[in-house]
RNA sequence: UGCGUCGUAGAGCAGCGGUCAGCUCGGCAGGUUCAUACCCUGCAGGCCGGGAGUUCGAAUCUCCCCGACGCUA
Numbered sequence: 001u002g003c004g005u006c007g008u009a010g011a012g013c014a015g016c017g018g019u020c021a022g023c024u025c026g027g028c029a030g031g032u033u034c035a036u037a038c039c040c041u042g043c044a045g046g047c048c049g050g051g052a053g054u055u056c057g058a059a060u061c062u063c064c065c066c067g068a069c070g071c072u073a
Base pairs, nucleotide, nucleotide: 002071003070004069005068006067007066010025011024012023013022018056027043028042029041030040031039049065050064051063052062053061
């Protein structure tokens, strides 16, 4: 310099243009226990990296930025 992959909850990840954006772990509360852990139930936590566009409708498609990783010179 060019190319590719990726960016979604505290962590790790899913998510055909249309259902309330879900799963596991973690956190909090309750149940259980003499107590802790395990186990069971519930709750909180996201404006999907930023901006613009297409569309009746965008996490998803297009463009421009930002960042991470890899390849290339």